A computed fold for a 462-nucleotide part of an RNA from an uncultured bacterium, annotated as small-subunit ribosomal RNA, 3' major domain.

[in-house]
Context: one part of a larger RNA
């Protein structure tokens, strides 16, 4: 000098604590493990893998599996030869289809050099989601938005190296003040950058008519001011005022140092090096990814009366939308069908928001709870739902009476609880990315659990 200690001192985080609602128990979703299987493609495995890659596996994707083709190749570039020429349509056979044979139909452009282009043959090459993230690039995770990590000159040490970067006081912060062999400085932090909240100015279509909404600018918050306490004193903290829409970092969100973990990706892309070159390349069909004693992980969706049903009546934001969104009307118990107005949308339209409100029936019960399963009938996309899709009726009506050790989230417009869009997408969302209603409880406090950070001290580690 580091690392590390069931050493020491301070010191900070939803780290404990205190609160509220989960998860572990049920039944289903989606993911993993194993197990099966021709095949159940590959990849991610402690935090930081496991609703991850996947923003959507019926085919296609598809990388995997069977079984059928095909080899200059399903794509690129050259070069030799040849070729009355491509493409494209019709028809016959073979077949699941790829595709193979076979016949016919119509036909290229020109400067007339056989020169573009075409297709056969041949060479060069192509092409591999084959291997190695321990060859590597980009890219990402993590420790952590933690407060460090370093550098030039000096200056001490024989030398590794220190010093600065310590010390006091202080902060969200190596933020600051003050001390001082240190005196500057860079990456970081802070602020600059976005959006909320307010006020003013201006413009305003389709919004509105002194208001609201949109877009653009401009102010306005600096501990600025005033008092109290602390502290020699400064920074600075504590408590209170004014003024204000906001008060001490206003709130969120973008940003991620020096560097760990030979940490993730060769399967997104690029790339060395190796390996296949009648196959590990392609190409098609059908099956797989979707199996299922179990077990893990992440939701949802209950167990009911703060509730369930039937009526009824209010109040949003983000967004989409012409291969698209589609309204009134009309069929039907319903999914939905029929209609086609409008609308390249601040005009139309998705699109009745759901919790809340009030009125009725329920009366604590495996139930008018709770919806898994199955069965029949139908709907809609789409060549095509049998493996293997979502949606309606009806009819069935499991486990489930609040969940062991254990264990997870959240300090305010959060948690909880409601519902709605919107990306994938032809169809399909319980998952994800976003919007808005409604609206808590608690924090004594830092002994202890876990992580970090500073100083100091052991120490047979490096």
């Nucleotide at each position: 000098u580091g690392a590390c200690g069931g050493g020491g001192a301070g010191g900070c985080g939803c780290a404990c604590a205190a609160c509220c609602a989960g998860u572990g128990g049920a039944g289903c979703a989606u993911g993993u493990g194993g197990u099966u299987u021709a095949a159940u493609u590959c990849g991610a495995u402690a935090c930081g893998a496991a609703g991850c890659g996947c923003a959507g596996g019926a085919c296609c994707u598809u990388a995997c599996c069977u079984g059928g083709g095909u080899u200059u190749g399903a794509c690129a570039u050259u070069c030799c030869g040849u070729u009355g020429u491509a493409g494209u349509c019709u028809c016959c056979g073979g077949g699941a289809a790829a595709c193979c044979g076979g016949a016919g139909a119509g036909g290229c452009c020109u400067u007339c050099g056989a020169g573009g282009a075409u297709a056969c043959g041949g060479a060069a090459c192509a092409g591999c989601u084959g291997c190695u993230g321990c060859a590597u690039g980009g890219u990402u995770g993590u420790c952590g938005u933690c407060a460090g990590c370093u550098c030039g000159u000096g200056u001490c040490g024989u030398g590794a190296g220190a010093u600065g970067u310590c010390c006091g006081c202080u902060u969200a912060a190596g933020u600051g003040c003050g001390g001082u062999a240190a005196c500057g400085a860079g990456c970081g932090c802070a602020a600059c950058c976005c959006u909320c909240g307010u006020u003013c100015u201006g413009u305003g279509u389709u919004a509105c008519a002194u208001a609201u909404c949109a877009c653009a600018g401009a102010a306005g918050a600096c501990u600025g001011c005033c008092u109290c306490a602390g502290u020699c004193a400064a920074a600075c903290u504590g408590g209170g005022g004014a003024g204000g829409a906001a008060g001490g970092a206003g709130a969120g969100g973008a940003u991620g140092a020096c560097g760990u973990c030979a940490a993730a990706u060769c399967a997104g892309c690029a790339c060395g090096g190796c390996g296949c070159u009648u196959a590990u390349a392609u190409c098609c069909a059908g099956g797989g990814c979707a199996a299922c004693a179990c077990a893990c992980a992440u939701c949802c969706u209950a167990c009911a009366a703060u509730g369930a049903u039937u009526g009824g009546u209010a109040c949003a934001a983000u967004g989409g939308g012409u291969u698209g969104c589609a309204a009134a009307g009309u069929g039907g118990u319903a999914a939905c069908a029929u209609g086609g107005a409008g609308c390249u949308a601040a005009u139309c339209u998705c699109u009745u928001a759901a919790a809340a409100c009030c009125a009725g029936u329920c009366u604590c019960a495996g139930u008018u709870c709770a919806g898994a399963u199955u069965g029949u009938g139908g709907g809609c996309u789409g060549a095509a739902a049998c493996u293997c899709g979502c949606c309606c009726a009806c009819a069935u009506g499991a486990a489930g009476u609040c969940g062991g050790a254990a264990u997870u989230g959240g300090u305010a417009g959060u948690a909880a609880u409601c519902g709605c869009g919107g990306g994938u997408c032809a169809g399909c969302a319980g998952a994800c990315c976003g919007c808005g209603g409604u609206g808590a409880a608690u924090a004594c406090g830092u002994u202890c659990u876990c992580g970090c950070c500073u100083c100091u001290u052991g120490u047979a580690c490096a």
RNAcentral holds the full RNA, with entries from Greengenes.